[in-house]
This is a predicted structure of a 174-nucleotide RNA (Lysine riboswitch aptamer) from Clostridium senegalense.
The prediction has a mean pLDDT of 79.
The sequence is in RNAcentral, with records from Rfam.
RNA sequence: AAUUAAGAUAGAGGAGCAAAAUUUAAGAGUAUUAUUAUGGAGAUAAGCACGAUGAAGUAAUAAAAAAGGAAAUUUUGCCGAAGUUAAUAGCGGAUGCUUUAAGGCUAUUAGCUGGUUUUAUAUAGAAUAUAUGUAAAACUGUCACAAAAUAUUUUGUGGAGGGCUAUUACUUUA
Repeated sequence: AAUUAAGAUAGAGGAGCAAAAUUUAAGAGUAUUAUUAUGGAGAUAAGCACGAUGAAGUAAUAAAAAAGGAAAUUUUGCCGAAGUUAAUAGCGGAUGCUUUAAGGCUAUUAGCUGGUUUUAUAUAGAAUAUAUGUAAAACUGUCACAAAAUAUUUUGUGGAGGGCUAUUACUUUA
C1' cells in the first nucleotide's frame, strides 16, 4: 500500500417511515331494541335450539350505538426505516349455543420497492375519504460515466439500499 468488507461502528436523503395517546369529522339517525299494524312459514354456511301462544319481510313511533379506516397536535422509536406478494405455523372468527368459512392478527423464510407527489386502472372500504398493487409522468437524494464551466458547480445518460458517506479489527499478499 492492497486485501479482509454483503465485517464492525457512526451518519445522510425528505412534505422521510412507523407506533402510542388526546381531540375532531364521518360511519349514522345506520345496525339494533321495544310497541302497534300488516304478513302467513320460515330463519342459519351447517347443526341444535326458536317459530300458528305467529318466522322472515314491510310500514309507523320512541330510544339509539360500535369497530376498522381518516385528519390535526404531542410524545416515542428509527433510515429496509417500512410496505407488499407467496409459503409454513399458530391465534381468532357468522347468531341464543356449537362447529366452521372469509376478512383479520402474530412469527419465520424467500422475492420486489432509494424517497415523495400526481394521473389512470384493479382490489379493499359506508365513502367521491383513504390504503395497497401495476403503468406513466414530475420532483428529490446518492453513485458511475461523459461534456462544459463564471470553479467544485451545471447538464445529459444509466444503476440500485446487500446501496452511499466517514472511520476501522483479527487474517493474507507485496